[in-house]
Predicted 3D model of a 73-nucleotide RNA (transfer RNA) from a Gaiellaceae bacterium. Rfam family: tRNA. Rfam classes the family as a transfer RNA. Its family is annotated with triplet codon-amino acid adaptor activity in the Gene Ontology. Its mean pLDDT, the model's own confidence on a scale to 100, is 83.

Formats: sequence, structure tokens, C1' cells
RNA sequence: GGGGCCGUAGCUCAGUUGGGAGAGCGAGCGGCUGGCAGCCGCUAGGUCAGGGGUUCGAAUCCCCUCGGCUCCA
Repeated sequence: GGGGCCGUAGCUCAGUUGGGAGAGCGAGCGGCUGGCAGCCGCUAGGUCAGGGGUUCGAAUCCCCUCGGCUCCA
């Protein structure tokens, strides 16, 4: 320098048919328990890496940039 994959909640990730942003763990609150642990319920938490474009509508499609992993040189 070139190719491929990836970037979504504090962490690990799903969501690729373009239209609801989600799960588990963690956190807070409440219930059961004498208490801890554990279990159950509820709640909060998001620039979907950044910018631009296409579209009525973009996490999702296109372009550029940044970062990570990997292959080639």
C1' cells in the first nucleotide's frame, strides 16, 4: 500500500426484507427470607464509531474518514 471481517446500553451480543432499538449479565428499587445468598417483579441506562448521500422513512443501502482483528505484498 491492497483485500476481508467487525464497531449497537457499563460488559457480552442479537437485530441485514429499509418502517417497534432489543436480550442476557451488571446497576437501582420493591417482594419472598430473621439476615446473607438466591429467586421473582419493576425501573433507569443508547450520537447504532464519525460525516455526507439515496429514500416518505436508514443500525440496515452507497461514498469518505477513524479505530480493532486478520490475510497478501

RNAcentral records the identical sequence in 3 taxa. The source organism's lineage runs through Bacteria, Bacillati, Thermoleophilia, Gaiellales and Gaiellaceae.